[in-house]
Molecule: transfer RNA
Organism: bacterium
C1' cells in the first nucleotide's frame, strides 16, 4: 500500500427493513437464612464506533471515516 472480518448494556454477545433493541453473567432493591451463598421475584444500566445517503420507516442495506484484528505485497 491492497483485501477482508469485527464495533450493540460494566464483560461476553443475539438481533428476517416494521410498533417497545433483548439475552447470559454482573450490579441494586426485596424474599428466603442465626450471618453468608445458594434459589426466587423485581429493577437499574444503551445517541446500536463516528458521519453522510436510501427508504414511508435503518441496529440490519449503500458510501466514507475511526479503532481492532487476520491474510497479501
Nucleotide at each position: 500500500g491492497c483485501g477482508g472480518g469485527u464495533a450493540u448494556a460494566g464483560c461476553u454477545c443475539a438481533g428476517g427493513g416494521g410498533u417497545u433493541a433483548g439475552a447470559g453473567c454482573g450490579c441494586g432493591u426485596c424474599a428466603c437464612u442465626g450471618u453468608g451463598g445458594c434459589u426466587g421475584a423485581c429493577g437499574a444500566g444503551g445517541u446500536c464506533g463516528u458521519g453522510g445517503g436510501u427508504u414511508c420507516g435503518a441496529g440490519a442495506c449503500c458510501c466514507a471515516u475511526u479503532a481492532u484484528c487476520c491474510g497479501c505485497c